Molecule: transfer RNA
Organism: Halomonas sp. DQ26W
RNA sequence: CGGAGCGUGGCGCAGCUUGGUAGCGCGCUGCAAUGGGGUUGCAGAGGUCGCAGGUUCGAAUCCUGUCGCUCCGA
Numbered sequence: 001c002g003g004a005g006c007g008u009g010g011c012g013c014a015g016c017u018u019g020g021u022a023g024c025g026c027g028c029u030g031c032a033a034u035g036g037g038g039u040u041g042c043a044g045a046g047g048u049c050g051c052a053g054g055u056u057c058g059a060a061u062c063c064u065g066u067c068g069c070u071c072c073g074a
Stems, first nucleotide, its partner, number of pairs: 001073007010026004020057001028044006050066005
């Protein structure tokens, strides 16, 4: 320098192909069961999708640029 993959709540990931106002597990908070703990059940909080711009009625999803990490090539 060229090419590819990844980037989504605290952590690990799904959703992208077929655009329709974001979900799962763990964790966290509250309540109940127990003498307490563990554990189980119920309820709840927490992200607007690396960043910026564009297309569209509507973008995590499509397009462009850019940043970080990983891999391949030179």